[in-house]
């Protein structure tokens, strides 16, 4: 350089069954005020004076999305974020799929922000502890000296990086 196989820990990400939240809320059926709009924005169709939209009333009444349990799966740049090109979609927004650049070792906690139905969670930014891995230096310990090894602290870094092994 390359292939392999690990390690960190409340570790990463996915699927499936439950349960509870969404929610007595959307939408629906009557009525009853209303008196022309509505159907995500656009175009394009359709509903609508036999009554649009929005309001009371009464009945009937959901699901995604996040979330929590268990059970399995593939793993340790696991995966997450920005920004970019294409793809699909009548245009655009949002989402989704595939590349390319560029941030972050990891998790919990606090504060701000964005999303949400929501104080859950989840992204991002900052903080200050914690902890992993690796350099140095100091100190005890094992070893026949040294070297080396392990264990404390103290500084410094941080992932296409460390660790062991093959070529």
């Nucleotide at each position: 350089a390359g292939g392999u196989a690990g390690a960190g820990g409340a570790g990463c990400g996915a699927u499936a069954c439950c349960u509870a939240u969404a929610a007595g809320u959307a939408g629906c059926u009557a009525u009853a005020u209303g008196g022309a709009g509505g159907a995500c924005g656009g175009a394009a169709u359709c509903c609508a004076u036999u009554g649009a939209a929005a309001u009371g009333u009464a009945g009937u009444g959901a699901a995604a999305g996040g979330a929590g349990c268990u059970a399995c799966c593939g793993c340790c740049g696991a995966a997450g974020g920005u920004u970019u090109a294409g793809a699909a979609a009548c245009c655009a927004a949002a989402a989704u799929c595939u590349g390319g650049a560029c941030c972050u070792g990891g998790g919990a906690c606090u504060a701000u922000a964005u999303u949400u139905a929501a104080u859950a969670a989840a992204u991002a930014u900052a903080g200050g502890a914690c902890u992993g891995c690796u350099a140095u230096u100091a100190u005890a310990u094992u070893c026949u000296a040294a070297u080396a090894a392990u264990a404390u602290a103290a500084u410094g870094g941080u992932g296409u990086g460390c660790u062991a092994u093959c070529u």